[in-house]
């Protein structure tokens, strides 16, 4: 230098192809519930689309430039 794959909550992952529900789950953590105390359960709750731009009535999703991180090749 060329091609790939990836960036979403404190952390790990789905969702993108095919734009449209309040972006899901699961661990964390904070509150109740249970309990003779603690775990185990259950129940609510907190927190997120790597940045800029376009295109559209709407963008994590599609299109363009960037960074970044891992694999290949050379």
């Nucleotide at each position: 230098g060329u091609c790939g794959g990836g960036g979403u909550a404190g952390u790990g992952u789905a969702g993108c192809c095919u734009g449209g529900u309040u972006a899901g789950c699961a661990c964390a953590c904070g509150g109740g519930a249970c309990u003779g105390u603690g775990g185990a359960u259950c129940c609510c709750g907190u927190a997120g689309c790597c940045c800029g731009g376009g295109u559209u009535c709407a963008a994590a999703u599609c299109c363009c430039g960037g960074c970044c991180c891992c694999g290949a090749c050379c």